[in-house]
Context: one part of a larger RNA
This record gives sequence, C1' cells and structure tokens, in this order.
RNA sequence: UGACGGGGGCCAGCACAAGCGGUGGCGCAUGUGGUUUAAUUCGAAGCAACGCGCAGAACCUUACCAGCCCUUGACAUGUCCGUCGCGGGUUCGAGAGAUCGGACUCUUCGGUUCGGCCGGACGGAACACAGGUGCUGCAUGGCUGUCGUCAGCUCGUGUCGUGAGAUGUUGGGUUAAGUCCCGCAACGAGCGCAACCCUCACCGCCAGUUGCCAACAUCGAGUUGGGCACUCUGGUGGAACUGCCGGUGACUAGCCGGAGGAAGGCGGGGAUGACGUCAAGUCCUCAUGGCCCUUAUGGGCUGGGCUACACACGUGCUACAAUGGCGGUUACAGUGGGUUGCGAAGCCGCGAGGUUCAGCUAAUCCCCAAAAGCCGUCUCAGUUCGGAUUGUACUCUGCAACUCGAGUGCAUGAAGUUGGAAUCGCUAGUAAUCGUGGAUCAGCACGCCACGGUGAAUACGUUCCCGGGCCUUGUACA
Repeated sequence: UGACGGGGGCCAGCACAAGCGGUGGCGCAUGUGGUUUAAUUCGAAGCAACGCGCAGAACCUUACCAGCCCUUGACAUGUCCGUCGCGGGUUCGAGAGAUCGGACUCUUCGGUUCGGCCGGACGGAACACAGGUGCUGCAUGGCUGUCGUCAGCUCGUGUCGUGAGAUGUUGGGUUAAGUCCCGCAACGAGCGCAACCCUCACCGCCAGUUGCCAACAUCGAGUUGGGCACUCUGGUGGAACUGCCGGUGACUAGCCGGAGGAAGGCGGGGAUGACGUCAAGUCCUCAUGGCCCUUAUGGGCUGGGCUACACACGUGCUACAAUGGCGGUUACAGUGGGUUGCGAAGCCGCGAGGUUCAGCUAAUCCCCAAAAGCCGUCUCAGUUCGGAUUGUACUCUGCAACUCGAGUGCAUGAAGUUGGAAUCGCUAGUAAUCGUGGAUCAGCACGCCACGGUGAAUACGUUCCCGGGCCUUGUACA
C1' cells in the first nucleotide's frame, strides 16, 4: 500500500422487511449429470454451466459409430502432356450408395494480327503442396460473461517522507453520481458520472391514394364525387431550466411545499459498461504460434447415433377447479410478415385439411386476436375438473416420417384435491393474467426475441441475511 475480520462509523441496493405470484410435490416438454451403448460427437461447471453454443439433429446438418470406397485429393496456386466449349436432358447394366462401364440427344465459349496465337474448361502424370470441428483458451488476437451502470480509477507539477509511499481523492454539507458547494499544501488535468444519440408522453409547421361526414352530394359499404379540418403517418421545430413563489439551509450547494403546465426536479424506457478482477469462456464462428496426422486424425457414400433409460438436478408448460369448466351469443389491439410467398370469398369434409380462385411486390390485398361482456348449464364430486397414456382411422410437409415429425376425428381417460426442508421474481402501466407476431424453417416451438389487451397489492423501516461503496481500526496474510 492492499486484502481480510463472527472490528467500528456512515451509505445506498427487490438485500431484508411489507405485499403479490411462483419453484420445490403431479404429468409432460426441454437441458444436464449418471448409467448404457458400436456410437450415444464436442464444448459450457457456484453466483457468472444446466430451454446454454443449437434463430429449429428424419436424410442433409454431423463433427460420432459400422460398413463400402478415394489418395495431388471435395477446395487453391504452380509445371508438363493430351483433349475440347462448359453444360443440360433421356436411357441401359453392376451396386446400399458413393462410384464404375456404356448408348442416344440438345447445344458448339470469348478475344483474334485468322498463326491451334492468347484466354477459358476438362482429363491424365509426378511433385511442391492441399486438407484436419486433431491437441494446447495455461502460447495468442478478436469477441464475450462477471463484479456493475457500482462510482470509482489515475496522471502532471508542487509539497511531505531516507524509502515503499502519502497529499490531491481526506474533512463539513449535499447528490442517483469523485454530483455540486465550502474548507484545506495543494493547483490543475485525463478515463469514468452527467449531457450530446434513439424512443414514448404535449403542441406548432410542412406533406396528404390511411382517416373524416366535421360541411355537401351518393348510399349496401369512405363505396364514389369532393376536401386535408380532425385521427393517423413521418419529417422538422418548440417545450422543463429548480426558471417563478414560500419555507429551510451557512447569504452556498441543495432539500421540502406550492403555482402554472401535457410533462417537475434524472419525466418513463433504451443504447452507452472507466482502471481492472476471475491464467473466467471460446483454437468447434473466425484468425493465429507451437505440436501432431498425411493411402489418414484428410475426402466421398449408405445405414445407424446425437431421440438410449433403474435414477438425480436445473429451467419451463399444463393442471389440481366454481374469480371455474362447457355450450351459445357478441365487441375491441399493436408489433411484424408475405411473389418458390400471404392467400380472401365460395364449395367439399365432424375436423386437421382439400378444391377452385379474387386481390396483393402491399398505410391499398392477405395473414388477423384472446381474456373481457351477456344468456344458459354444471353444484363440490377425482367430477361436465384434469388431460398423461394407449388403440384406431386419417391430414400435411418432404426422395423418404420404422428407429425419429407435426396435426385431426373417435375411443381410452393416468397422476394430481395447492405441494417438506428450502428457494426465486417483481415497486406501476410493474407483478399477475390474456392472446398476437417474428427469426430459424420443406415440415416441426411449452424455447427465444418482440407486440399489444385487462390490470393489482405493499414499502413502518434498515436490527438482521446477501453482495457492494467511503472513512477508520487490528493483523503472525501478500
């Protein structure tokens, strides 16, 4: 100087408390451990691994296993030789296929000094080499997590100290903040904080193939004429600064209350992550040193595996019901997406879906709501709760659903009556609850990322638990 203390003081944080809803019990989904296996590819490991890499494993992916094949190689550059467009389609034989051996056919590259001269492509040969998701993240770059959006981390000069170092950065107030004020052997400065950026909330202006009957006509309908007033869209400005008033404070910084205002003291949300810590994570995104393989640890293919299952854990979904289930009826969104696509209306089917086909390269057409409301029924039961599991018949995607897809009808109707010790999230348009969209994607979502609808309770307070900040103290630790 740090670190640590079941030392002290001060301070803030969904850290506790006050509340609301969960997890831990059931069933299923998913990840992991373990076990099994020819293989169940690999990585991630307290917080900060475990719905994580994977924004989507039937083949492919795929790195794993078995078998069958290739060896200048699936890919790149160079040398030599040969051939000539390359390529596409049909078809025969062998084969699981990769591949090997034929047949037919379409087409006949560019430049050109018209010289097979140059370019380009294919085949062959030998060699330089290619290739490696092989090892080392404790050799590395880059990127990322975490403490933590915590308020800290430093420097120049000066001063003090033999020195390591100290001072500044401590102290008194204050703040979300090393934020600001005052004081002070310090005076200044940098990286952080804040602001500048995006978005939501209010208003103006500009602009109207969405919106409006607001004023007129038409009327089945903003459908049409007409018009940009309003809504909206998207561009550009304004608006909030403790600016004003009162109190308080040290005449400061600020704090408390009030006015006006769409908004008030950081207005809500986002992006933004200092010096560093964890030899944290990643050599399987990529890049890269070293090491290793080179008829194989490289490459191709078929099939299997990653989907196994006495068990254990994490994360979710659905429930256990009456604030509910079922039947009928009936409103109201916002993100987004759409031409190999979204697909209306009609018809067929109990349904998944099929069929025909309008419109739409989209503020124009389509995908497109549910909870809520109203009426009826069920009356506390393993039930008209719950839907696992299984049988059967189908639908869709796809070369192909056996291992191993999703969905539908009928039948079946398991566990489960609110969950031990323990433990998680959340302070407002939040929690809870209800649906919707998107990426990935042929198909497959209870996951992820977004969107809107309905919409609470509680916070006395900081003694305690957890991690953190500042000062101080002890130390046999560095």